[in-house]
Context: one part of a larger RNA
RNA sequence: GGACGAACGCUGGCGGCGCGCCUAACACAUGCAAGUCGAACGAGCGAGAGAGAGCUUGCUUUCUCGAGCGAGUGGCGAACGGGUGAGUAACGCGUGAGGAACCUGCCUCAAAGAGGGGGACAACAGUUGGAAACGACUGCUAAUACCGCAUAAGCCCACGACCCGGCAUCGGGUAGAGGGAAAAGGAGCAAUCCGCUGAUAGAUGGGCUUGCGUCUGAUUAGAUAGUUGGUGGGGUAACGGCCUACCAAGUCGACGAUCAGUAGCCGGACUGAGAGGUUGAACGGCCACAUUGGGACUGAGAUACGGCCCAGACUCCUACGGGAGGCAGCAGUCGGGAAUAUUGCGCAAUGGAGGAAACUCUGACGCAGUGACGCCGCGUGCAGGAAGAAGGUUUUCGGAUUGUAAACUGCUUUAGACAGGGAAGAAAAAGGACAGUACCUGUAGAAUAAGCUCCGGCUAACUACGUGCCAGCAGCCGCGGUAAUACGUAGGGAGCAAGCGUUAUCC
Numbered sequence: 001g002g003a004c005g006a007a008c009g010c011u012g013g014c015g016g017c018g019c020g021c022c023u024a025a026c027a028c029a030u031g032c033a034a035g036u037c038g039a040a041c042g043a044g045c046g047a048g049a050g051a052g053a054g055c056u057u058g059c060u061u062u063c064u065c066g067a068g069c070g071a072g073u074g075g076c077g078a079a080c081g082g083g084u085g086a087g088u089a090a091c092g093c094g095u096g097a098g099g100a101a102c103c104u105g106c107c108u109c110a111a112a113g114a115g116g117g118g119g120a121c122a123a124c125a126g127u128u129g130g131a132a133a134c135g136a137c138u139g140c141u142a143a144u145a146c147c148g149c150a151u152a153a154g155c156c157c158a159c160g161a162c163c164c165g166g167c168a169u170c171g172g173g174u175a176g177a178g179g180g181a182a183a184a185g186g187a188g189c190a191a192u193c194c195g196c197u198g199a200u201a202g203a204u205g206g207g208c209u210u211g212c213g214u215c216u217g218a219u220u221a222g223a224u225a226g227u228u229g230g231u232g233g234g235g236u237a238a239c240g241g242c243c244u245a246c247c248a249a250g251u252c253g254a255c256g257a258u259c260a261g262u263a264g265c266c267g268g269a270c271u272g273a274g275a276g277g278u279u280g281a282a283c284g285g286c287c288a289c290a291u292u293g294g295g296a297c298u299g300a301g302a303u304a305c306g307g308c309c310c311a312g313a314c315u316c317c318u319a320c321g322g323g324a325g326g327c328a329g330c331a332g333u334c335g336g337g338a339a340u341a342u343u344g345c346g347c348a349a350u351g352g353a354g355g356a357a358a359c360u361c362u363g364a365c366g367c368a369g370u371g372a373c374g375c376c377g378c379g380u381g382c383a384g385g386a387a388g389a390a391g392g393u394u395u396u397c398g399g400a401u402u403g404u405a406a407a408c409u410g411c412u413u414u415a416g417a418c419a420g421g422g423a424a425g426a427a428a429a430a431g432g433a434c435a436g437u438a439c440c441u442g443u444a445g446a447a448u449a450a451g452c453u454c455c456g457g458c459u460a461a462c463u464a465c466g467u468g469c470c471a472g473c474a475g476c477c478g479c480g481g482u483a484a485u486a487c488g489u490a491g492g493g494a495g496c497a498a499g500c501g502u503u504a505u506c507c
Base pairs, nucleotide, nucleotide: 001507002506003505006503007502008501009500010499013378014377015376016375017374018373019371020370021336027333028332030331031330032329035076036075037074040073041072044069045068048065049064050063051062052061053060054059055058083289084288085287092214093213094212095211096210097209098208102206103205107202108201112197113196115149117147118146124139125138126137127136128135129134155180156179157178159176161174162173163172164171165170185194186193187192215261216260217259222252223251224250227249228248229247230246231245232244233243234242264286265285266284267283268279269278270277271276291312292311293310294309295308314325315324316323317322342368344367345366346365350364351362352361353360354359381411382410383409384408391402392401393400394399415448417443418442419441420440421439425434451496452495453494454493455492456477457476458475462491463490464489465488466487472479473478
């Protein structure tokens, strides 16, 4: 000198764009943050319409149709999106390979099929337990829910034949005989559309292996028994001590094993002429975690933040028998701290989930609010004006300086105020939270807007008074003991400017 997620002191006019719990991965009141589909299904409610009956002539009742609404069954989603960095020195991350050891819902391509049956369980009704949370029993019922049967290949299993290829195990293809496994309907007058089943290729996403790289300490030198390898078996989508039984005794290590400490990694960011050093806020990629520890279930996908089970700690309810909860989502509260914002508006845009669609949901997101926290831009007026006014300071008492500065005269109106108009953002009709915002036009009037630090040298800028090694200053050198340009105040000056200084940290 530069930088900063900064803080503190003094000061503070406006706008644009960004950024804002770095500490207690402390504890959390309240609201919201994941639903959707009635074109899968049976009940229920039902605006309204039609017909009939009774009559008190505008009411009651019966039947039929019925837009719509949802508790329940069912499907898809809830594994995305959002948060945090505790753990992790690791194939976690980065980069380059491998997979002849793998999976992949929705989507795309090509091609085949959907025949015929059955039994339930919610809802509902009844009975019943419990303070509640939540159940139990009996009975009825539908489906794209569930289960057999049929059919079926280039799918799966095991068998042998032939051909081709390779990188050890092996891979691919052709025809054959044997066994096995499937389905669901809905909307529409229809055409057709949306779904369903098995199977192929792709795309997307992911799992696995591996070369190299990835902080400090030797005042950590030995570490290791599923440990290292093999065989059989199990398990997985898949390879593998991943697990298990047996067998062998290996494996790693001064090229630093093990242990201890610290730490999420990267694209990047800051700095520097560069080499390098430091760093990993915001944005993007990957990983890990979701009160602490453990476990699996469902599913294409989780060992699942707003799912389940168990244990612990904590908080709450209780009729004491038993239950409920998890903000490291968005706001917000307590606490901690030098320190960090609103319990806001909207789904209008972009994107996501569901749906045939209309649409619904979306604290993702878009906006607004708050903070000079940062960067950038603008303003606080411009021109004239010497009797060099008054006042202040100083003086050698002549003056000098503040100083064209002010007053005064003329002019302008950015920002601000008031009034009028008023967007783009929305691909074609409508539809805008932001927003009566940005912006445009007009009106009045210099009106509403300057501070902070420094002035001994480094380092731009000097005098007076006070103080008297005191009070104090200080980044270094050093100032102060009676004329201090170094302390304090004043006048003047220098620098930067809506900021200026200080402190912390990095280069």
The prediction has a mean pLDDT of 84.
A computed fold for a 507-nucleotide part of an RNA from an uncultured bacterium, annotated as small-subunit ribosomal RNA, 5' domain.